The RNA shown here (transfer RNA) has 73 nucleotides and comes from Candidatus Endolissoclinum faulkneri L2. The source organism's lineage runs through Bacteria, Pseudomonadati, Pseudomonadota, Rhodospirillaceae and Candidatus Endolissoclinum faulkneri. Its Rfam family is "tRNA". Rfam's curators write: Transfer RNA (tRNA) molecules are approximately 80 nucleotides in length.

RNA sequence: GGGCGGUUAGCUCAGACGGAAGAGCAAGCGGUUUACAUCCGCUAGGUCGGCGGUUCAAACCCGUCACCGCCCA
Numbered sequence: 001g002g003g004c005g006g007u008u009a010g011c012u013c014a015g016a017c018g019g020a021a022g023a024g025c026a027a028g029c030g031g032u033u034u035a036c037a038u039c040c041g042c043u044a045g046g047u048c049g050g051c052g053g054u055u056c057a058a059a060c061c062c063g064u065c066a067c068c069g070c071c072c073a
Stems, first nucleotide, its partner, number of pairs: 001072007010025004019056001027043005049065005
């Protein structure tokens, strides 16, 4: 320098053909227990890596940049 994959909640990851974001774990609160754990219920938590474009509408499509991983030179 070139190619491919990835970037979404604190962590690990989903998210068919664009219709507007979820799960598990973790956290907080409550129930259960003498108490802790387990278990059950509820709650909170996200500029979807940045910028720009297309569109009535973008996590998703297009361009570019950044970062991580693999491969080639």